[in-house]
RNA sequence: GGAGCCCGCCAGACCGCCGCUGGUGCAAGGCCCGAAAGGGUGCACUGGAGGAACGUCCGGACUGCGCAGGGCAGCGUAGCAGGUAACACCUGCCCACCGUGAGGUGAGGAUCAGAGCAACAGAGACGAGUCCUCACGGGGUCUUCGGAUCCCGCGAGGGGUGAAACGGGCAAUCUCUACGCGCAGCAAUACCAAGUAGGCCAGCGUCGACCUGUGUCCCGGGGAGCUGGCGGGUAGGUAGCAUCGAGCCGUUGCGGCGACGCACGGCCCAGAGGAAUGGCGGUCACGUCACGGGCAACCGUGAUGCACAGAAUCCGGCUUACCGGCGGACUCCACAC
Numbered sequence: 001g002g003a004g005c006c007c008g009c010c011a012g013a014c015c016g017c018c019g020c021u022g023g024u025g026c027a028a029g030g031c032c033c034g035a036a037a038g039g040g041u042g043c044a045c046u047g048g049a050g051g052a053a054c055g056u057c058c059g060g061a062c063u064g065c066g067c068a069g070g071g072c073a074g075c076g077u078a079g080c081a082g083g084u085a086a087c088a089c090c091u092g093c094c095c096a097c098c099g100u101g102a103g104g105u106g107a108g109g110a111u112c113a114g115a116g117c118a119a120c121a122g123a124g125a126c127g128a129g130u131c132c133u134c135a136c137g138g139g140g141u142c143u144u145c146g147g148a149u150c151c152c153g154c155g156a157g158g159g160g161u162g163a164a165a166c167g168g169g170c171a172a173u174c175u176c177u178a179c180g181c182g183c184a185g186c187a188a189u190a191c192c193a194a195g196u197a198g199g200c201c202a203g204c205g206u207c208g209a210c211c212u213g214u215g216u217c218c219c220g221g222g223g224a225g226c227u228g229g230c231g232g233g234u235a236g237g238u239a240g241c242a243u244c245g246a247g248c249c250g251u252u253g254c255g256g257c258g259a260c261g262c263a264c265g266g267c268c269c270a271g272a273g274g275a276a277u278g279g280c281g282g283u284c285a286c287g288u289c290a291c292g293g294g295c296a297a298c299c300g301u302g303a304u305g306c307a308c309a310g311a312a313u314c315c316g317g318c319u320u321a322c323c324g325g326c327g328g329a330c331u332c333c334a335c336a337c
Stems, first nucleotide, its partner, number of pairs: 001333004006328005012284007020048007030041004050308001055318001057317005062185004074181005079093005094108001095106004109176002114174002116170002131159003134155001136153007189239004195234001199230006210222004245268001247267004252263004286305008
């Protein structure tokens, strides 16, 4: 200098204007929506996407229902040891394979319990079998009596095919063994709670309640229900739900090869409910292209670009997508000293 391999980090910065949304404080009064429950509206300060928030694949927290114990079925996991709340995740070691190497990959238990499977080639592929040849036995035909030839049976020696030919492989086919697993999921679930239609109770009512012509009385017409209360459910609303945890940060200390654990110090870090986290303008940075200058490193001007993608109950993993940039350890090759 080139090629590679592993780990970690970043994911444009700043300013101005206009917005959206959560919290806190002030105000506690008005106004708007709603029957209510409840929600919205003002001002100030302040928080506001990710390394994958994606996929919803695995494991949990949480919630409801179920549950004496055991077996079967079903689903899942599979070297050994450890980490963890748990896992199919992670770490270390062994083994196998790939790579010159750094390193990478691995569903890595059992084929003497049983079943199933194997392209092409080949006569035959999981059943054993005879294409050629050879050995042996029997029979027919011809014969110059030396033999030649054909058929049948038997053996499994040799050849040939193939990855594999009475010997193996595959368990990422069923199966067996060991271990684990109750079911459903925040549209869970809990609470508040209309209208309408059912349900129950009480009172009144064919001795005419009630409705109606007409506001009232008389009168006329219809007429078997009317009124009140209770209770369940729905629409709607609130909680769950995001200030205290499997939490985040640390050039800290201790233990461990490591995953990780313990201690100490510091911090509070998005939360809607059709769903906020944005838009416009400017300056700078970065990439690409063009032009100009310069021996060159580079400088100037202009254009253009600035990925993948966006929380939806929360957390730990895995997988997948991604313009690029930065840092560190290591390997191989070439050259120089």
Bacterial RNase P class A, 337 nucleotides, folded computationally. It matches the Rfam family "Bacterial RNase P class A". Rfam links the family to the GO terms ribonuclease P activity, dimeric ribonuclease P complex and tRNA processing. Rfam's curators write: Ribonuclease P (RNase P) is a ubiquitous endoribonuclease, found in archaea, bacteria and eukarya as well as chloroplasts and mitochondria. RNAcentral records the identical sequence in 2 taxa. The prediction has a mean pLDDT of 77.